Molecule: c-di-AMP riboswitch aptamer (ydaO/yuaA leader)
Organism: Propionispora vibrioides
């Protein structure tokens, strides 16, 4: 020199899942920020073909079946933002548990977890020099 593995810190990336104050080694616990679900009246809707919820993850075909392929609605990434080109990548799990449309006022809960960084154009800002 490169590659690969642990480990510390910075940085960023997908999510709502961050900061803070207390006690303290920390855990706990409190609050804020953000995020989800229950829940009138008015309106709306049909309940074994059971229903419903979080999410971007839904639908089709093929292989006899697991399981796999192949595409689809729909979702990410650009080391400030936006728009747009060209390419890429995800298109999943898991929960309630016979039950829940919207919904003021009320009640209620989560704040994990798993990573690494795509190509041009344009607009707009800063700093430098004449």
């Nucleotide at each position: 020199u490169a590659u690969a593995u642990g480990u510390g810190c910075a940085u960023g990336c997908c999510g709502a899942a961050u900061u803070u104050c207390u006690c303290u080694u920390a855990a706990a616990g409190a609050a804020a920020a953000c995020g989800g679900g229950g829940g009138a009246a008015c309106c709306a809707u049909u309940u074994u073909u059971g229903g419903g919820g979080u999410g971007a993850a839904u639908c089709c075909g093929c292989c006899a079946a697991a399981g796999g392929c192949g595409g689809u609605a729909g979702g990410g990434a650009u080391u400030a933002u936006c728009c747009u080109u060209u390419g890429u990548c995800c298109g999943a799990a898991c929960c309630c548990g016979a039950c829940a449309g919207c919904u003021a006022a009320c009640c209620u809960c989560g704040c994990a977890g798993g990573c690494a960084u795509a190509u041009a154009g344009a607009a707009a800002g800063g700093a430098g020099u004449g």